Description: Small-subunit ribosomal RNA, central domain from an uncultured bacterium, 347 nucleotides, folded computationally. The prediction has a mean pLDDT of 84.
[in-house]
Context: one part of a larger RNA
RNA sequence: UUGGGUUUAAAGGGUGCGUAGGCGGUUUGAUAAGUCAGUGGUGAAAGUUUGCGGCUUAACCGUAAAAUUGCCAUUGAAAACUGUCAGACUUGAGUGCGGUAGAGGUAAGUGGAAUUCGUAGUGUAGCGGUGAAAUGCUUAGAUAUUACGAAGAACUCCGAUUGCGAAGGCAGCUUGCUGGACCGUAACUGACGCUCAGGCACGAAAGUGUGGGGAUCAAACAGGAUUAGAUACCCUGGUAGUCCACACUGUAAACUAUGAAUGCUAGCUGUUAGCGAUAUACUGUUAGUGGCAAAGAGAAAUCGUUAAGCAUUCCACCUGGGGAGUACGCCGGCAACGGUGAAACUC
Numbered sequence: 001u002u003g004g005g006u007u008u009a010a011a012g013g014g015u016g017c018g019u020a021g022g023c024g025g026u027u028u029g030a031u032a033a034g035u036c037a038g039u040g041g042u043g044a045a046a047g048u049u050u051g052c053g054g055c056u057u058a059a060c061c062g063u064a065a066a067a068u069u070g071c072c073a074u075u076g077a078a079a080a081c082u083g084u085c086a087g088a089c090u091u092g093a094g095u096g097c098g099g100u101a102g103a104g105g106u107a108a109g110u111g112g113a114a115u116u117c118g119u120a121g122u123g124u125a126g127c128g129g130u131g132a133a134a135u136g137c138u139u140a141g142a143u144a145u146u147a148c149g150a151a152g153a154a155c156u157c158c159g160a161u162u163g164c165g166a167a168g169g170c171a172g173c174u175u176g177c178u179g180g181a182c183c184g185u186a187a188c189u190g191a192c193g194c195u196c197a198g199g200c201a202c203g204a205a206a207g208u209g210u211g212g213g214g215a216u217c218a219a220a221c222a223g224g225a226u227u228a229g230a231u232a233c234c235c236u237g238g239u240a241g242u243c244c245a246c247a248c249u250g251u252a253a254a255c256u257a258u259g260a261a262u263g264c265u266a267g268c269u270g271u272u273a274g275c276g277a278u279a280u281a282c283u284g285u286u287a288g289u290g291g292c293a294a295a296g297a298g299a300a301a302u303c304g305u306u307a308a309g310c311a312u313u314c315c316a317c318c319u320g321g322g323g324a325g326u327a328c329g330c331c332g333g334c335a336a337c338g339g340u341g342a343a344a345c346u347c
Base pairs, nucleotide, nucleotide: 004318005317006316007301008300012315014202015201016200017199021195022194023193025089026088027087028086029085030084031083033082034081035078038075041071042070048066049065050064051063052062053061054060092192093189094188095187096185097184098183099182100181104178105177106176107175108174109173110172111155115151116150117149118148119147120146121145122144126137127136163170164169207248208247209246210245211244212243217241221237222236223235224234259314260313261312262311263310264309267292268291269290270289271288272287273286274285275284278281296303297302320347321346322345329340330339331338332337
């Protein structure tokens, strides 16, 4: 390279938008770039194949023909397909109109429990914690209980195999601003589409910078236990952090371990949001979301109209284990580190 693959064996980029590029609906006409019948040129010799001939034969040699499946361009016929140009269409795509549901985003306001702390009252000897204890707290009055107050963080029930979002993710309540989806209709545009190397944007937690905040929990750390030891598991404390604003970081088992788009291929059953108007309370049909299962697929587990089935288009990635996601270089970052990413050697 060809070929084969990517749920679990190596392998789907964390997600989106989108440039170049690749691919692209129905139909009419033109064109002839790709395509393609022919014609002519070229395709050295040797070698190869076939016929004939020469050395006694063979190898070898001579001679004639074939082949050289190719290449280029002259000429020229064709017009199905691809391309290009011009015109038309509506089913792909989008817009309009009428509705629907939603923890979608963002900003501001606000609520009640709980926790901790403070003050005051009642009250007296323990509390707390564990497998059992101890450290710890407590006669300077704790724990418990009542009242008042303060602070910060998270939102019980509803709550679900629920819903929304591109992914990360999103949950008390109210309001402002705002994105998307779906259903119905068929008025409008008329292929405007799909995918996407680079690029740009978003991206949990932890971490970083500056400034706030600091109730709870809690890396580090200290003490008490356990133990042969115990730099742990258990307990008592406890600082970063956890929260907010702005700026960075750019990674996760970022998982459905399953890239995106389109079409096709038995059904049954639940559920969410519509439509519908007779089917009379769920008959049908769209869009989601679950459970089974035909065909088929698969090494199997299993998947199965939400495909891992049958096909097409585009992107990403894989090529034995270790060495190694390491070294070196480059790029990015305040740093931590991230991205790209080998080889020797070894089995």